[in-house]
RNA sequence: GGCCUGUUCGUCUAUCGGUUAGGACAUCACCCUUUCACGGUGGAAAGAGGGGUUCGAUUCCCCUACAGGCUA
Numbered sequence: 001g002g003c004c005u006g007u008u009c010g011u012c013u014a015u016c017g018g019u020u021a022g023g024a025c026a027u028c029a030c031c032c033u034u035u036c037a038c039g040g041u042g043g044a045a046a047g048a049g050g051g052g053u054u055c056g057a058u059u060c061c062c063c064u065a066c067a068g069g070c071u072a
Stems, first nucleotide, its partner, number of pairs: 001071007010025004018055001027043005048064005
């Protein structure tokens, strides 16, 4: 250099075109407890960036960035 794959809450991980993007851990508030821990209830928190296709895109296509693999 060429080809292929990947990028989603703080972390890990679901979601193969349509509902509020779900879950676990973590975190915050409250309850429980003499207190802490454990436990219970609830909350906040994410689609790498840009463009395109579509009535509608995390999903399909293109470019860029980053990461990984194969190859010369």
A computed fold for a 72-nucleotide RNA from an uncultured Candidatus Berkelbacteria bacterium, annotated as transfer RNA.